Predicted 3D model of a 529-nucleotide part of an RNA (small-subunit ribosomal RNA, 5' domain) from uncultured Treponema sp. The RNAcentral record of the full RNA draws on ENA, Greengenes and SILVA. NCBI's taxonomy places the organism under Bacteria, Spirochaetia, Treponematales, Treponemataceae, Treponema. Model confidence (mean pLDDT): 84 of 100.
Context: one part of a larger RNA
RNA sequence: AACGAACGCUGGCGGCGCGUCUUAAGCAUGCAAGUCGAGCGGUAAGAGUAGCAAUACUCCGAGAGCGGCGGACUGGUGAGUAACGCGUGGAUAAUCUACCCGAGAGGUUGGGGAUAGUCGCUAGAAAUAGCGGAUAAUACCGAAUACGGUUGCGGAGCGAGAGCCCCGUAAAGAAAAGCGCCGUAAGGCGUUGCCUCCGGAUGAGUCCGCGUCCCAUUAGCUAGUUGGCGAGGUAAAGGCCCACCAAGGCGAUGAUGGGUAGCCGGCCUGAGAGGGUGAACGGCCACAUUGGGACUGAGAUACGGCCCAAACUCCUACGGGAGGCAGCAGCUAAGAAUAUUCCGCAAUGGGCGAAAGCCUGACGGAGCGACGCCGCGUGGAUGACGAAGGCCGUAAGGUUGUAAAAUCCUUUUGCCAUUGAGGAAUAAACUGUAGAGGAAAUGCUACGGCGAUGACGUUAGAUGGCGAAUAAGCCCCGGCUAAUUACGUGCCAGCAGCCGCGGUAACACGUAAGGGGCAAGCGUUGUUC
Numbered sequence: 001a002a003c004g005a006a007c008g009c010u011g012g013c014g015g016c017g018c019g020u021c022u023u024a025a026g027c028a029u030g031c032a033a034g035u036c037g038a039g040c041g042g043u044a045a046g047a048g049u050a051g052c053a054a055u056a057c058u059c060c061g062a063g064a065g066c067g068g069c070g071g072a073c074u075g076g077u078g079a080g081u082a083a084c085g086c087g088u089g090g091a092u093a094a095u096c097u098a099c100c101c102g103a104g105a106g107g108u109u110g111g112g113g114a115u116a117g118u119c120g121c122u123a124g125a126a127a128u129a130g131c132g133g134a135u136a137a138u139a140c141c142g143a144a145u146a147c148g149g150u151u152g153c154g155g156a157g158c159g160a161g162a163g164c165c166c167c168g169u170a171a172a173g174a175a176a177a178g179c180g181c182c183g184u185a186a187g188g189c190g191u192u193g194c195c196u197c198c199g200g201a202u203g204a205g206u207c208c209g210c211g212u213c214c215c216a217u218u219a220g221c222u223a224g225u226u227g228g229c230g231a232g233g234u235a236a237a238g239g240c241c242c243a244c245c246a247a248g249g250c251g252a253u254g255a256u257g258g259g260u261a262g263c264c265g266g267c268c269u270g271a272g273a274g275g276g277u278g279a280a281c282g283g284c285c286a287c288a289u290u291g292g293g294a295c296u297g298a299g300a301u302a303c304g305g306c307c308c309a310a311a312c313u314c315c316u317a318c319g320g321g322a323g324g325c326a327g328c329a330g331c332u333a334a335g336a337a338u339a340u341u342c343c344g345c346a347a348u349g350g351g352c353g354a355a356a357g358c359c360u361g362a363c364g365g366a367g368c369g370a371c372g373c374c375g376c377g378u379g380g381a382u383g384a385c386g387a388a389g390g391c392c393g394u395a396a397g398g399u400u401g402u403a404a405a406a407u408c409c410u411u412u413u414g415c416c417a418u419u420g421a422g423g424a425a426u427a428a429a430c431u432g433u434a435g436a437g438g439a440a441a442u443g444c445u446a447c448g449g450c451g452a453u454g455a456c457g458u459u460a461g462a463u464g465g466c467g468a469a470u471a472a473g474c475c476c477c478g479g480c481u482a483a484u485u486a487c488g489u490g491c492c493a494g495c496a497g498c499c500g501c502g503g504u505a506a507c508a509c510g511u512a513a514g515g516g517g518c519a520a521g522c523g524u525u526g527u528u529c
Base pairs, nucleotide, nucleotide: 001528002527003526005525006524007523008522009521012376013375014374015373016372017371018369019368020334025332026331027330029329030328031327034069035068036067039066040065046059047058048057049056050055076287077286078285085212086211087210088209089208090207091206092205095204096203100200101199102198104197105196106195107194108193109143111141112140118133119132120131121130122129123128150171151170152169153168154167155166157164158163177192178191179190180189181188182187213259214258215257220250221249222248225247226246227245228244230242232240262284263283264282265281266277267276268275269274289310290309291308292307293306312323313322314321315320340366342365343364344363348362349360350359351358352357379409380408381407382406389400390399391398392397414466415465416464417463418462419461423456430449431448432447433446434445435444473518474517475516476515477514478499479498480497484513485512486511487510488509494501495500
C1' cells in the first nucleotide's frame, strides 16, 4: 500500500460497486423453457335455433393429443484435470455446420398403409398399463422425374504434393403443404414453407511448434506398448479398433511416480525487474447426488431428457412407485463470516409464431449489510486583559478558551406540500410515394407520415414553507512516533509490535484533565507485496 474480509467500540446522508472464500454437505415450498390453430384430427364448457322432453343443428372453442421448432442457448459451480486443458502462433490437400444471407441455380408430379387423441372394455392404492373398433396431417412409406450433386469408367488442364477443376458416359438417389386474392367453376396469381445443389457467414471438431507449480528423501518406465501392411470405424487424420508382421518407444534437457492446482485477459504490490493472486467483469475448459451407457438430433454422450447400478430421502393398500437447488429466492448444518421465499417483462437480449402475442428468477429494478471506493453534512460571522465549572498550582496565577453564553445570518441536509423530465426506440392498424412481377386483385420490396406501451416511482430534478433545527466518534501520548501532567496501585492489578514498563515519588498499568492523529468511521487480527 492492498482486501469478496472478520472482531471490538461507534454510526447522519447520497452515488457506484461488492456480498457462503467453510460442507461439489443435505434440502420443505414457489418459480427458473416453452411456443405454434397460418401443419392435423377434434372435444368439454358456454351461447343460439327447433322441440313438452329426450335430442338434433349452428357458432365459439379451453385443456389434452399427433406434428414442427426450441429444451446443446441463457444461468450456476470449480469437484476433477499438470493435460494440446489453457495461452500464443500455425495446419486442415483430413472435416462438419440447424436457423441466417445471395435482386444464386433447378424442382415441388402421382399414390399407399397406419397410429395417437377419441369410443368401448379391463388391470392397479397410485405411478401407470393392456385389449378391441374407427380417424387426420407439413407424421410415415413406395413410385415418377434429376439442372446441380454422389459413385464407377474414359479424357484435357493446373498444383511441390495424397489433390483441385473441366468434358463425356453409366448407375443409384428428392420433395409437403398452409394462407391470402381473383374467378360461378376449371383454374390462375401472390406469399410463407418443402426438396436437390453452389457459394457466403457463423459456430464447432481434429492436429502441430513454443510456454505453463513443488518433490530425486520418486530413477528407471512401457505390451496396443513403438512402428509397418491390410481391413473396420468416424463428419474427419490416426493403434481410434482388429488380424498379421517387426522389436521397438520414453528418460538427469528429469521419463515414471507422488503432492498441489481449473487456465487466461487481468487484479494487488513494486521506481522497475520481479513477487503474489485468478473474488466481481470478459474468453476458454470441466462438472451437474456418485459411477456407467447410449438414444434423439445440424449440434449432447444432454443441470431442470432417457436407461442401468449405488447411496440417501419421500409415498404405499407392502404388490410397487417418486426424487436430484454447483438456476432465483429460501431452510438445515458447518463456520470468525456472507443478503429478500421482493417488483416487472417498461428497456436490452433470447425461444416460438406471418403477426397480435406468449414464455423468459437472463436481464432491468427495488430491499438488507459502513463490506469497499467516492462525495456531502453535523453550521457561519461577531463575541472578554477572558463568565461559571473542571484540572494544575509555589495560591500569584495558568489552562480548557472565542470555546460557551449572547447578537446577527444561512438552510446543504432534514420534515411537510406542490410540480415534474429522461430511460419510448417503435409494433399492429391506418395512410403516402416509388419499384419488380402479374390479365387483374391481394400480397411483396424500399423510403416516409401518423400511431399504444414505465417495474423502478411517493423517481431524479425544480419551487415554496419550517427551524441551528435531525447528525461524532475511535485510537494514541517512554523511544521508534506526532502528542504530558495529577491521583490511585506497589513485580500486585496490569501493559506490550520491538526494545521493554510495574518491587512507594510509574511521562510505559488504571482514572481524570490536557494534548496528538484520523474521521462516519477508528482500532485489532489475518493474508499478500